The prediction has a mean pLDDT of 80.
This is a predicted structure of a 77-nucleotide RNA (transfer RNA) from Candidatus Protoclostridium stercorigallinarum.
Rfam family: tRNA.
The RNAcentral record of the sequence draws on ENA.
Lineage of the source: Bacteria > Bacillati > Bacillota > Clostridia > Candidatus Protoclostridium.
[in-house]
């Protein structure tokens, strides 16, 4: 240097055709069980969806451009 594919909670992931409040599980906190732990119940907090623009009456979803990481080609050796 060309093409792609992922980025949404501490972590691993889902989000249908763009539509009503951004969710799941582990993890965390508090309570409850227990002699105590660990499993087990209740309930709680944590995010503006990699950044910036834009398009829309509405963006996690579509455009453009950037960043990071990841394959595949190319080049050089």
């Nucleotide at each position: 240097a060309g093409a792609g594919a992922u980025a949404u909670a501490g972590c691993u992931c889902a989000g249908u055709u763009g539509g009503u409040u951004a969710g799941a599980g582990c993890a965390c906190c508090a309570c409850c069980c227990u002699g105590a732990u660990a499993a087990g119940g209740u309930g709680g907090g944590g995010g503006u969806c990699g950044g910036u623009g834009g398009u829309u009456c509405g963006a996690g979803u579509c455009c453009a451009c950037u960043u990071a990481u990841c394959u595949c080609u190319a080049c050089c050796a």